[in-house]
RNA sequence: GGCCCUAUCGUCUAACGGUUAGGACGAGAGCUUUUCAAGCUCUAAAUCCGGGUUCGAUUCCCGGUGGGGUCA
Repeated sequence: GGCCCUAUCGUCUAACGGUUAGGACGAGAGCUUUUCAAGCUCUAAAUCCGGGUUCGAUUCCCGGUGGGGUCA
C1' cells in the first nucleotide's frame, strides 16, 4: 500500500428502517438486618466523526478516524 471485518452507557452485550435504545456486571439511593454480606425495589448513564438516501437511520450508502485480520 490492496482487500475484508469492526466501532452502542464505566465494562460486556442486544436491537426487521418506526423501541421510552433493552439486558448483565459495576455506580448511587431506599427497604430488610444489631452491623456487614446476601436479597428486593428504584435511579443515573451510550449509538466514533462528517455527509447522503428516506416521511423516518443505531440499522442502508459514501468519505474520514480508531481497532482487528489477511496479502504483499